Context: one part of a larger RNA
RNA sequence: CUGGGCUUAAAGGGUGCGCAGGCGGAAUGGUCAGUGUCUUGUGAAAUCCCACGGCUCAACCGUGGAACUGCAGGGCAUACUGCCAUUCUUGAGGCCGGUAGAGGCCGCUGGAACUCUAGGUGUAGCGGUGAAAUGCGUAGAUAUCUAGAGGAACGCCAAAAGACGAAGGUAGGCGGCUGGGCCGGUUCUGACGCUCAGGCACGAAAGCGUGGGGGAGCAAACAGGAUUAGAUACCCUGGUAGUCCACGCCGUAAACGUUGUGCACUAGGUGCUGGAGGUUCUGACACCAUCAGCGCCGAAGCGAAAGUGAUUAGUGCACCGCCUGGGGGGUACGGUCGCAAGGCUAAAACUC
Numbered sequence: 001c002u003g004g005g006c007u008u009a010a011a012g013g014g015u016g017c018g019c020a021g022g023c024g025g026a027a028u029g030g031u032c033a034g035u036g037u038c039u040u041g042u043g044a045a046a047u048c049c050c051a052c053g054g055c056u057c058a059a060c061c062g063u064g065g066a067a068c069u070g071c072a073g074g075g076c077a078u079a080c081u082g083c084c085a086u087u088c089u090u091g092a093g094g095c096c097g098g099u100a101g102a103g104g105c106c107g108c109u110g111g112a113a114c115u116c117u118a119g120g121u122g123u124a125g126c127g128g129u130g131a132a133a134u135g136c137g138u139a140g141a142u143a144u145c146u147a148g149a150g151g152a153a154c155g156c157c158a159a160a161a162g163a164c165g166a167a168g169g170u171a172g173g174c175g176g177c178u179g180g181g182c183c184g185g186u187u188c189u190g191a192c193g194c195u196c197a198g199g200c201a202c203g204a205a206a207g208c209g210u211g212g213g214g215g216a217g218c219a220a221a222c223a224g225g226a227u228u229a230g231a232u233a234c235c236c237u238g239g240u241a242g243u244c245c246a247c248g249c250c251g252u253a254a255a256c257g258u259u260g261u262g263c264a265c266u267a268g269g270u271g272c273u274g275g276a277g278g279u280u281c282u283g284a285c286a287c288c289a290u291c292a293g294c295g296c297c298g299a300a301g302c303g304a305a306a307g308u309g310a311u312u313a314g315u316g317c318a319c320c321g322c323c324u325g326g327g328g329g330g331u332a333c334g335g336u337c338g339c340a341a342g343g344c345u346a347a348a349a350c351u352c
Stems, first nucleotide, its partner, number of pairs: 004323003007306002012320001014202004021195003025088007033081002035077008049065006091192001092189003095185005103178007110154001114150008125136002163170002207249004212245002217243002222238004260319006268297008277288003301308002325352003334345004
C1' cells in the first nucleotide's frame, strides 16, 4: 500500500468557525490535460519465464523467443473527469411577513428560608444520636414576638416523554442590548455548496493569580466527641480554604446518545412542542393532509447479542478523527503550552 473496524469488545476529536486540501447540482458549446485505442522509438547484457540443444543426468552452460507491465513522440475517439465560455433553479443564501423559547450579556428589583445584632415575653434546659458525648445555656440559651443587617439560592407556578443552545450549559420578577431557530411568500442572487489536517474561538467542576472584593448557609483540610481490636473513616459538635462577585489564567470530565459532520433514499402506528393550510354555512372543538423538532412501539434490513429501526446501529456517497493483544504507560525522554497544579504530543527495555 492492500484489508478490517470504531453504541457496549481496542477505537468518534468536548464543541463550533474555518484557510489549505479532498469532494461537488442541471443544460449547451469549445478544448483534448486526465482517460481509451492504434502506432513509432527506447526500455544494455546477465537474471526470471518458454522452447530446443551441450556436458552419461542434474546443478551448470549455449542458442532463439517472450517479457521488461516503464518513459517519450505521433494519429484517432470524446462518454466520463478536468479546464474555458454561456445559461438554469431544485442545493445554498438574501429579502418580506409571522411565531415559540430557562439562548447570551448588563442593570434594577421581590418574597420565603437561614445566620447574626438589638429589644420584649419566658425559664432550665437546648442540641445531637442506634445510644451517647464533645458543644450551647442562669453573664438567661432553646422556644416565641418585634425591629434591623447580611450573603447565597430561587419553593409553589411547573407538566416533563417540555423548551432553548454548537457543546459546556440555561429557571424568582422587570427592563435594556443581542445571537440563533421554525413557519409562510414564490420576491431576489445564481452552485455562492459539503467536509476540514494545521489554525482560531468557546468550553462543567475543581484549581491558580490580584498586598482585589465578599462571606449567610454549606464545607475538603484541621480540632474535638463517639464507634472500634485499631478507626488517620462511616455518625456527631465545631471549622478554614473553597463555594459568591470583578478581571486574568487553567483547558480537563462517565465533556455520554460511551453513537463525527453533511446529503439522498428505504413499511407503519402512537404521544407531545412550534408553525402554516384545508373541510364543516360561521366557529371554539373536531377531522384531514403538511413542515420543523422532542419521545415511545415496531415491518424490512442490520447486529455477536443486548438491541437498533426515517432522530438508523438500514442502503449509499463526500470529508475529517481514531483503533490494531494485556501489563509496563497515557508513563519516561524530548518538544510545546502554563504562574503553578499540570495539559497536549508520546515511546522503549522488560514481562504475560